Transfer RNA from an uncultured Coriobacteriaceae bacterium, 82 nucleotides, folded computationally. The sequence was found in a public genome assembly.
[in-house]
RNA sequence: GGGGGCGUGGCGGAAUUGGCAGACGCAGCGGACUUAAAAUCCGCCGACCUUGGUCUUGUGGGUUCGAGUCCCACCGCCCCUA
Numbered sequence: 001g002g003g004g005g006c007g008u009g010g011c012g013g014a015a016u017u018g019g020c021a022g023a024c025g026c027a028g029c030g031g032a033c034u035u036a037a038a039a040u041c042c043g044c045c046g047a048c049c050u051u052g053g054u055c056u057u058g059u060g061g062g063u064u065c066g067a068g069u070c071c072c073a074c075c076g077c078c079c080c081u082a
Stems, first nucleotide, its partner, number of pairs: 001081007010026003019065001028044005046055004058074005
């Protein structure tokens, strides 16, 4: 140089047929239990601000009524090849 794969909340990781984004687990926060803790159980848990709105799948565009998913360019990592 050429070819291929991957990139999703703090972390791992689903959603693959284009149709509610974030299932499930870990971590975290609050509560119950306990003399106290661990374990267990219950609830919450993306961001921003004007608190009912606006954003959010590596970045920027495109297609579409609708994109994590399809197309283009770029960035990063991994594999194959010369």
Its Rfam family is "tRNA". The family's RNA type in Rfam is transfer RNA. Gene Ontology term of the family: triplet codon-amino acid adaptor activity. The coordinates come from a structure-prediction model, not an experiment, and the mean pLDDT is 80.